This is a predicted structure of a 69-nucleotide RNA (transfer RNA) from a marine eukaryotic metagenome. It matches the Rfam family "tRNA". Its family is annotated with triplet codon-amino acid adaptor activity in the Gene Ontology. Rfam classes the family as a transfer RNA. The coordinates come from a structure-prediction model, not an experiment, and the mean pLDDT is 81.
RNA sequence: CCUGUAGCUCAGCGGCCCAGAGCGCCGUCUUGAUAAGGCGAAGAUCGCAGGUUCGAAUCCUGCCAGGCG
Numbered sequence: 001c002c003u004g005u006a007g008c009u010c011a012g013c014g015g016c017c018c019a020g021a022g023c024g025c026c027g028u029c030u031u032g033a034u035a036a037g038g039c040g041a042a043g044a045u046c047g048c049a050g051g052u053u054c055g056a057a058u059c060c061u062g063c064c065a066g067g068c069g
Stems, first nucleotide, its partner, number of pairs: 001067004007023004015054001026040004047063005
């Protein structure tokens, strides 16, 4: 100095979303059965604690963890 958001990889950069996508998992359709494909559902209170604000994943402070110098 950078990063920390679903099991994994990421998006999101103050309100338009009460946090989304892909993969994965589960159910289902299809098949003799798998795979592939279609449809559907579940799943993260955003590393932790404070602060600012009418409103914070998003801004500020401290701490923790990882990476680079």